[in-house]
This is a predicted structure of a 488-nucleotide part of an RNA (small-subunit ribosomal RNA, 5' domain) from a Patescibacteria group bacterium. NCBI's taxonomy places the organism under Bacteria, Bacteria candidate phyla.
Context: one part of a larger RNA
RNA sequence: GGAUGAACGCUGGCGGCGUGUCUAAGGCAUGCAAGUCGAAUGGGUUUAGACCCAUGGCAAACGGGUGCGUAACACAUUGGUAACCUACCUCAAAGUCUGGCAUAACUCGGAGAAAUCCGGAAUAACACCAGAUGUGCUUAACCUUCUUUAAUGUGAGUUAAGUAAAGAUUUAUCGCUUUGAGAGGGGCCUAUGGCUUAUCAGCUUGUUGGUGAGAUAACAGCUCACCAAGGCUAUGACGAGUAGCGGGCGUAAGAGCGCGACCCGCCUCACUGGGACUGAGACACUGCCCAGACUCCUACGGGAGGCUGCAGUCAAGAAUCUUCCCCAAUGCACGAAAGUGUGAGGGAGCGACGCCGCGUGAUUGAAGAAGCCCUUCGGGGUGUAAAAAUCUUUUCUCAAGGAAGAACCUAUGACGGUACUUGAGGAAUAAGGGGCUGCUAAACUCGUGCCAGCAGCAGCGGUAAUACGAGUGCCCCAAGCGUUAUCC
Numbered sequence: 001g002g003a004u005g006a007a008c009g010c011u012g013g014c015g016g017c018g019u020g021u022c023u024a025a026g027g028c029a030u031g032c033a034a035g036u037c038g039a040a041u042g043g044g045u046u047u048a049g050a051c052c053c054a055u056g057g058c059a060a061a062c063g064g065g066u067g068c069g070u071a072a073c074a075c076a077u078u079g080g081u082a083a084c085c086u087a088c089c090u091c092a093a094a095g096u097c098u099g100g101c102a103u104a105a106c107u108c109g110g111a112g113a114a115a116u117c118c119g120g121a122a123u124a125a126c127a128c129c130a131g132a133u134g135u136g137c138u139u140a141a142c143c144u145u146c147u148u149u150a151a152u153g154u155g156a157g158u159u160a161a162g163u164a165a166a167g168a169u170u171u172a173u174c175g176c177u178u179u180g181a182g183a184g185g186g187g188c189c190u191a192u193g194g195c196u197u198a199u200c201a202g203c204u205u206g207u208u209g210g211u212g213a214g215a216u217a218a219c220a221g222c223u224c225a226c227c228a229a230g231g232c233u234a235u236g237a238c239g240a241g242u243a244g245c246g247g248g249c250g251u252a253a254g255a256g257c258g259c260g261a262c263c264c265g266c267c268u269c270a271c272u273g274g275g276a277c278u279g280a281g282a283c284a285c286u287g288c289c290c291a292g293a294c295u296c297c298u299a300c301g302g303g304a305g306g307c308u309g310c311a312g313u314c315a316a317g318a319a320u321c322u323u324c325c326c327c328a329a330u331g332c333a334c335g336a337a338a339g340u341g342u343g344a345g346g347g348a349g350c351g352a353c354g355c356c357g358c359g360u361g362a363u364u365g366a367a368g369a370a371g372c373c374c375u376u377c378g379g380g381g382u383g384u385a386a387a388a389a390u391c392u393u394u395u396c397u398c399a400a401g402g403a404a405g406a407a408c409c410u411a412u413g414a415c416g417g418u419a420c421u422u423g424a425g426g427a428a429u430a431a432g433g434g435g436c437u438g439c440u441a442a443a444c445u446c447g448u449g450c451c452a453g454c455a456g457c458a459g460c461g462g463u464a465a466u467a468c469g470a471g472u473g474c475c476c477c478a479a480g481c482g483u484u485a486u487c488c
Stems, first nucleotide, its partner, number of pairs: 001488004006484005013358006019351002021316001026314003030311003035058003040055006065269001067267001075193003079189003084186003089182008097131004107120005136163007144155001146153001167174002195241003202232003207229008244266004248259004271292005294305004322348001324347003330344001331342004361391004371382004396425006405415001432477005437458003443472005453460002
């Protein structure tokens, strides 16, 4: 000098764009943050629009938050998967036949303070179950082709066994089942790369490998039984400390050094620990079960909860915002659609926290008022500065008009009567902070007297202090200016 998610002191006019709990992954009152479908189905209420309950489907694994943990295939880059999965979407081929048992809501009865639960009777479906068919698919056996370093791979064929389906609305669609391909998404594996420490030198028993079995979508000690005794390590194993990683950001001429806020990608976690269920996908932030700590309700028998979502609150701290508006736009979920939902998102609010822009007036105006300061008492400075005159209206106030953002025939705008435009008024509403011994731009006077104080370093102050305090003047920056902290 540059930089910051900054804080503190003094000061503070406006706008645009950004940005805002870095600490206690501490505790949380309250509201909202994931629903949707009547063109799957049964019922209830109703004068009618319509609404509600339950079954069922899809979604809820996304979106949003956090950085606790993690030194690891977590991440980045490069390959592999001949070891794999993939709902919705697109394309292609084929099919969609026949039956059956229940159950919820509702109703009746009962238990309980509640949460909720139990029993009887009744009923529907694209819920559930059984059978048929098999283009196909799966498994086994046989035969054969092709590729590859290699087969447990690929293609064609034969035989045997197994394996599907659901309807709705009204004439055209939407569905459903099986299979193949694609797109997008994911799992697993390999190589390479990136912290400190040897005052951590030995570590390891599912450990290293094999055989067999189980498990998985899939390879594999992933798990188990048996067998062998291996595997890693000064090219730093093991241990300890610290830490999410990258794109990037800061600085620097660069090499490098430091950092990982905001935005994007990946990972991780969801009160703490463990577990599975459902599902194409979770071992699941606002699902379930168990244990624990904590908080709340209780009729003491028993129950309820999880803001590291958006606001907000307490605490902690030097320190960080509104319990706001809207689904109009962009997306997402559901739906045939109309549409519904969406604290994602779009906006507004608060904070000079940052960057950028604008303003606080312009011109004329005395050899130069007053006041104040200095003085060699002659004068000098503040100083065209003020006053005064003329002008302008960025800003400000008031009034009138008034958007784009809306795609898609009509309709539809939270922001917002905002931006912007026009008119009127009137210099009107708007300047401070730090410094002046040297480094370092800018000095005089008074007060003080090693006191009071200053200070980044050198150092000032003990009676003539350009260094302390004040006044005047000057210098630098300016809606900011200084200080502190940290990095280069």